[in-house]
Notes:
The prediction has a mean pLDDT of 80. Transfer RNA from an Elusimicrobiota bacterium, 73 nucleotides, folded computationally. It was read from a public genome assembly.
RNA sequence: CGGGGUAUAGCUCAAUUGGUAGAGCGCCUGGUUUGGGACCAGGAGGUUCUCAGUUCAAGCCUGAGUACCCCGA
Numbered sequence: 001c002g003g004g005g006u007a008u009a010g011c012u013c014a015a016u017u018g019g020u021a022g023a024g025c026g027c028c029u030g031g032u033u034u035g036g037g038a039c040c041a042g043g044a045g046g047u048u049c050u051c052a053g054u055u056c057a058a059g060c061c062u063g064a065g066u067a068c069c070c071c072g073a
Base pairs, nucleotide, nucleotide: 001072002071003070004069005068006067007066010025011024012023013022019056027043028042029041030040031039049065050064051063052062053061
């Protein structure tokens, strides 16, 4: 320098042909227990990497950029 991939909750990852963003683990509260763990019930937590474009509507489509990974030179 060229090509490809990834970026979503604290962590690991989903999200169908564009239509209100979810799960597991973790965290908080309550129940249970002498207490803890386990179990049960409930809850909090996200401007989906950044900027712009298309659209009635963008995590998803388009362009540019950033970070990381792989391949090639």